[in-house]
Molecule: c-di-GMP-I riboswitch aptamer
Organism: Deltaproteobacteria bacterium
């Protein structure tokens, strides 16, 4: 640099629910929890799904469903 993630170190996130708040809603944000994750770290480009609305359209959620694209931490070969 490549592929991977049996092995070590110090760590990170945080499913469902629960309690507050936002929002018609899907859902966000703060606490408590931890069922997983080696990108469960950023991006809403494409698809999947899902909301709302005046519904042959349009205006939005979600990246912890998958493709993608950018970044990186420790380790094996």
């Nucleotide at each position: 640099a490549a592929u991977c993630g049996u092995c070590c170190a110090g760590g990170g996130c945080a499913a469902a629910c629960c309690c507050g708040u936002c929002g018609u809603g899907a859902g966000g944000c703060g606490g408590g929890g931890a069922c997983g994750c080696a990108a469960a770290g950023c991006c809403a480009g494409g698809g999947a799904u899902c909301u709302u609305c005046u519904c042959c359209g349009a205006a939005g959620a979600c990246c912890g469903c998958c493709c993608g694209g950018c970044c990186g931490c420790c380790g094996a070969u």